[in-house]
Molecule: transfer RNA
Organism: Minisyncoccia bacterium
RNA sequence: GUCCCCAUAGUUUAACGGAUAAAACGCAAGCUUCCGGAGCUUGAGAUACAAGUUCGAGUCUUGUUGGGGAUA
Numbered sequence: 001g002u003c004c005c006c007a008u009a010g011u012u013u014a015a016c017g018g019a020u021a022a023a024a025c026g027c028a029a030g031c032u033u034c035c036g037g038a039g040c041u042u043g044a045g046a047u048a049c050a051a052g053u054u055c056g057a058g059u060c061u062u063g064u065u066g067g068g069g070a071u072a
Base pairs, nucleotide, nucleotide: 001071002070003069004068005067006066007065010025011024012023013022018055027043028042029041030040031039048064049063050062051061052060
């Protein structure tokens, strides 16, 4: 250089092109407790970036960025 794969919450994973992007762990607050832990309730928190297709894109297409791999 060429080709292939991957990118969603702090972490690990879901989501047939269609409702407010779901859950576990973690984090914060409250309840409980003498305190803590456990338990219960509530809350914050994400589609790498930019275009395109479509009535509608996390999903399809293209490019870029980052990571991994193959090849000489």